[in-house]
RNA sequence: AACGAACGCUGGCGGCGCGCCUAAUACAUGCAAGUCGAGCGAGAAGGUGUAGCAAUACACUUGUAAAGCGGCGAACGGGUGAGGAAUGCAUGGGUAAUCUACCAUCGAGUGGGGAAUAACCAGCCGAAAGGCUGGCUAAUACCGCGUACGCUUCCGGGUUUUCGGGUCCGGAAGGAAAGCCAUGCCGUGGGUAUGGCGCUCUUUGAUGAGCUCAUGUCCUAUCAGCUUGUUGGUAGGGUAACGGCCUACCAAGGCUUUGACGGGUAGCUGGUCUGAGAGGACGAUCAGCCACACUGGCACUGCGACACGGGCCAGACUCCUACGGGAGGCAGCAGUAAGGAAUAUUGCGCAAUGGGCGACAGCCUGACGCAGCGACGCCGCGUGGGGGAUGAAGGUCUUCGGAUUGUAAACCCCUUUCGGGAGGGAAGAUGGGGCAGGUAACUGCUCGGACGGUACCUCCAGAAGCAGCCACGGCCAACUUCGUGCCAGCAGCCGCGGUAAUACGAAGGUGGCAAGCGUUGUUCGGAUUCACUGGGCGUACAGGGUGUGUAGGCGGUUUGGUAAGCCUUCUGUUAAAUCUUCGGGCCCAACCCGGAAAGCGCAGAGGGGACUGCCAGGCUAGAGGGCGGGAGAGGAGCGCGGAAUUCCCGGUGUAGCGGUGAAAUGCGUAGAGAUCGGGAGGAAGGCCGGUGGCGAAGGCGGCGCUCUGGAACGUACCUGACGCUGAGACACGAAAGCGUGGGGAGCAAACAGGAUUAGAUACCCUGGUAGUCCACGCCCUAAACUAUGGAUACUAAGUGUCGGCGGGUUACCGCCGGUGCCGCAGCUAACGCAUUAAGUAUCCCGCCUGGGAAGUACGGCCGCAAGGUUGAAACUCAAAGGAAUUGACGGGGGCCCGCACAAGCGGUGGAGCAUGUGGUUUAAUUCGACAAUAACCGAGGAACCUUAUCCAGGGCUUGACAUCUUGGGAAUCUCUCAGAAACGAGAGAGUGCCGCAAGGAGCCCAAAGACAGGUGCUGCACGGUCGUCGUCAGUUCGUGGCGUGAGCUGUGAGGUUAAGUCCUUGAACGAACGAAACCCUCGUCCUAUGUUGUAUGUUCAUAGGAGACAGCCCUGGUAACAGGGAGGAAGGCGGGGAUGACGUCAGAUCCGCGUGGCCUUUAUGCCCUGGGCAACACACGUGCUACAAUCCGUCCUACAAAGGGUCGCCAAACCGCAAGGUGGAGCUAAUCCCAGAAAAGGUCGGUAAGUUCGGAUUGAGGGCUGCAACUCGCCCUCAUGAAGCCGGAAUCACUAGUAAUCGUGGAUCAGCAUGCCACGGUGAAUACGUUCUCGAGCCUUGCACACACCGCCCGUCAAGUUGGCCGAGUCGGUAACACCAGAAGCGUCGGGAUUACCCGGCACCAAGGUGGGAUCGGUAAGGAAAGCU
Repeated sequence: AACGAACGCUGGCGGCGCGCCUAAUACAUGCAAGUCGAGCGAGAAGGUGUAGCAAUACACUUGUAAAGCGGCGAACGGGUGAGGAAUGCAUGGGUAAUCUACCAUCGAGUGGGGAAUAACCAGCCGAAAGGCUGGCUAAUACCGCGUACGCUUCCGGGUUUUCGGGUCCGGAAGGAAAGCCAUGCCGUGGGUAUGGCGCUCUUUGAUGAGCUCAUGUCCUAUCAGCUUGUUGGUAGGGUAACGGCCUACCAAGGCUUUGACGGGUAGCUGGUCUGAGAGGACGAUCAGCCACACUGGCACUGCGACACGGGCCAGACUCCUACGGGAGGCAGCAGUAAGGAAUAUUGCGCAAUGGGCGACAGCCUGACGCAGCGACGCCGCGUGGGGGAUGAAGGUCUUCGGAUUGUAAACCCCUUUCGGGAGGGAAGAUGGGGCAGGUAACUGCUCGGACGGUACCUCCAGAAGCAGCCACGGCCAACUUCGUGCCAGCAGCCGCGGUAAUACGAAGGUGGCAAGCGUUGUUCGGAUUCACUGGGCGUACAGGGUGUGUAGGCGGUUUGGUAAGCCUUCUGUUAAAUCUUCGGGCCCAACCCGGAAAGCGCAGAGGGGACUGCCAGGCUAGAGGGCGGGAGAGGAGCGCGGAAUUCCCGGUGUAGCGGUGAAAUGCGUAGAGAUCGGGAGGAAGGCCGGUGGCGAAGGCGGCGCUCUGGAACGUACCUGACGCUGAGACACGAAAGCGUGGGGAGCAAACAGGAUUAGAUACCCUGGUAGUCCACGCCCUAAACUAUGGAUACUAAGUGUCGGCGGGUUACCGCCGGUGCCGCAGCUAACGCAUUAAGUAUCCCGCCUGGGAAGUACGGCCGCAAGGUUGAAACUCAAAGGAAUUGACGGGGGCCCGCACAAGCGGUGGAGCAUGUGGUUUAAUUCGACAAUAACCGAGGAACCUUAUCCAGGGCUUGACAUCUUGGGAAUCUCUCAGAAACGAGAGAGUGCCGCAAGGAGCCCAAAGACAGGUGCUGCACGGUCGUCGUCAGUUCGUGGCGUGAGCUGUGAGGUUAAGUCCUUGAACGAACGAAACCCUCGUCCUAUGUUGUAUGUUCAUAGGAGACAGCCCUGGUAACAGGGAGGAAGGCGGGGAUGACGUCAGAUCCGCGUGGCCUUUAUGCCCUGGGCAACACACGUGCUACAAUCCGUCCUACAAAGGGUCGCCAAACCGCAAGGUGGAGCUAAUCCCAGAAAAGGUCGGUAAGUUCGGAUUGAGGGCUGCAACUCGCCCUCAUGAAGCCGGAAUCACUAGUAAUCGUGGAUCAGCAUGCCACGGUGAAUACGUUCUCGAGCCUUGCACACACCGCCCGUCAAGUUGGCCGAGUCGGUAACACCAGAAGCGUCGGGAUUACCCGGCACCAAGGUGGGAUCGGUAAGGAAAGCU
């Protein structure tokens, strides 16, 4: 885009078309083929007349109905598409091999006889359908006789011929008929004449039909051979006619890979749909042809049939029946049932067109013309038009301002198509019929319309009666809100939905089409996705394993001929309709009418001669042969030789050997292994040896001999296109495997043992059988690979090597043929290929068409088997795949770094306690944080408060807090009562500040509502902040360049550095964020200043400078830089801090704060009391104190730094054993205080013990803070004196003023520190080094990963499901074959009647029966094998 459509929602009108695609299923009822009296006999009823009272009788009727004989028609028209792959159809021919009723036409004729039979009458049989017997009768019915130009047959002759025949002349034989009507005459005979209609013979034509030829006409080779009337001949029969059409005889042919035979499917065509075309699909309506008429067979009649509404027989089905027997055929028009998603009225009319009969009138006509039903399709029209902004109301959204619906509505003006009502009213019928007149032409009068009172015209009223459907994530035009929350649902593909859904549902809005709109189905297109136009095969699917060669395809150069292909011109045809175009008719259009054009193709005629073909003759460049000297693991057979392994024998000799990562099994004192000598046997061929050689491929390797194939080079002697490719076919074809017979040293599937391991049916070890070897015969496959078929020609260079040849000055340079590397143009998706093409061309063969199922199943062929070859489908997926890119990853590689390992030192893990977490418990044990990056974390300090609705209880509801409105009151303070408090009740004091004197500001109380409030949820909606990788050295950009592109380059390479730090080089040149530097601090010096510091110097404090830069020297290096040295307080970044790139982890935080959305509002808000956050079988993390003698305790005695202090630090002195108390000096601090530093040093004691270690726990008594130490603080004294004797697996920190150890201060804070943050004192050990562990960086490599190895992913098993395969079987279909039996019918033979008829035999033969096979389909216990989950 289209449709004979269907379904869903909706539906105003008209025109023109179309309407059982399924069950060629079954059919009730009605109709669809009759007509002619001018062919014939007869003739009811009716009418008219006469007679009669009437019944009735008679006569007439140009004579009706029904029926009969006869003629014509019924073979047309109408329906359907079952069958049929060719007796079909389409196109073009032939018929000298034919027929043709009616029609037209040339010619001739129509004489004279005969015998019957329906109807009818009588009788009989039967339920019926129907039939029998006897009798009468007519014809255009039937039969003879006569005649017959022409006709047919035969004979003779002429002429012509494609030799088949045609045509002409003469002769012989054969064969016809029917009458009817009108008029006139005669005068009743139906006689005669004329005209008309018929009839007979014949000619020609037209129309129709038969037969025949060529070409074309679906799929399947998993159908490869088929055929006996088969193929041909002779003779005969038969037919309208040719012919094996049929029969007899003879011959053995005929068809087939250009697809026979078989199977499946199908009416064919003009055309229709689609497409740019070429094509593809289809074959409704209309038209041509064919076939069929319940199924199968058969003939009759006839011009024509093997006959839709004819016959006979058989079968199935239905109906009637008196059970004896009969009847029927809607695939005609309507209609019914059934089937189905689905397809109409039992209508009107012969008025028109057409058909049959008839002289006509006319009759018949479900053909046809019309109407009805159906949005089924196409076309046309309408549902109003113009104005109208307050941009109304309502709806929806909102950033609350507004926006949108929207000129849309209302409102004003106008119109009236369609629909409704009323009135008028066709064309289709210039034609035809009848009557009258007329000789005639013709004239006059008159009759007839189904549609239909329809189309059309006019009038009336009134915007009045008339819009839906689908979509809105992308493709694809059109967006928001709410609801829902991986639910419900959507979906053509991709995909949406897990609490902010433009994708689901609804609404508003928008887009599209519109009396329709969507969906489903089907076809073509897009699809260059079967490629003729117009594709491919190195790696994506695809080159056969290799050769020889048949058919076939293709083929060098030249001359002549021919004209099959080819080119050109013309003729015929290509039905009509359709398509195109021009014009016309319905108002337009759809539709219809007329004209024109076009028409692939097929056939015929004329011309051309280039090219291809064919015929004939040449040529030598292709191909082959000859001659010559060389190369080679080319093949086959026979023989020979050496090294080594193993085994056997013997000697020497002694305890191990062997094997592995380490071992063990194994061998060995019965003498191994080692070593020496001798022997046996089999297999394989060291060095040479080489991207060397040979071969078609597989493949071929010691040496010699015999036989044998091929190639290259040189020569140019011969042939003269002999060539290339190659479906089938044939041959060869590694390894493994198979058969028979040998052989068997080593090796070695299977197997055994030992190890390894969670296991180890493996890898490793010790053994070991087939096999490996030989001969003969099979198998026929490989990553049989260059993943690259063969042949020919052409197209840059360079450099090796093998064989042959040429030149040469012996350096080397060329030619031909092989074999490699690199590389240009070109090609390629890229990788890459590139004279050995994957380039440019030609020829031939093979092969491919998404992945899986599957190289499987079934079938065929081959094979001894294993198996090979050919080779599907169901089902399933939305991909599978190639090349390249960036990352990430690797039990890949290279380089390098880090307390990463190693080297050290000290810990943790064991104990007790502190603290945090989990778990458990609880009324509650608030919440968050969970590897590293949670766990002395938020919290830098939970007794109340903090503190959180965490729990129990008591209260408040505009609220503890903010803004606004109104009213009142100064604010505020004190006291009493009840209560656990909040809170409640009451009493008293108090009248403020500014002011322009109106008022204002602040505070309190009360009321109402807007609102407050929320540590409620979502850190996966966010901001901000932080952790981590990581102070790792990285991350990017601009311009340029490269690449189809992703992307690359820069950022690479070589060095160097702590560093992408720097240097050199390079298609890069620059730049940015990081690194470094800038900042702070410590270390040295100088200057200045200085109180509270200082006797002075020094120190100290503050401020400002100096100093270090690889600067100097040596060495190495192009350089960057590195190594050493000097000087210096400090040396190679001097130490420390702050500083953290692009990004990653949906990392953490909504409970710091802010914030979207959701939730809550007498509660999830607020106040209060008490409790909880502190529980305790347990587990983990972080610490403290220890286990002791490098220690502990008593006593004595030195040396800091940095801080803090007025709600504070607190001195001296006194009291207390002590915590502390009293006290009050000083200090807003370099002034006073905290404040005593401790370890160290000295003395004494302790001597290896659970202790003079250790201090938990517990008891008693005190102190301090605080409203309050019970749950639940800290400290002191006395007493008590637990575990613990250095800690399993494992694991952590640290590289120098560091670890370790010692004390000091501060924040928080009423009080509470083993935590945190700071400060100083004492003060080490070790680093060979980068193999390993962890982490990081750069380059490179592989990749099937990209959520990125915590990835991806394979197979079994189990369970379920699905589809196909096999299957003991079983059921059904189809077409053949053999045999049996054989209806009707035709033919033939015989018999009996005889005009006609009957009976019997034979042949053929439908349906039927029997049988064994073939093939297709359904189903099945079970089996085997798959894909998916």
Molecule: small-subunit ribosomal RNA
Organism: uncultured bacterium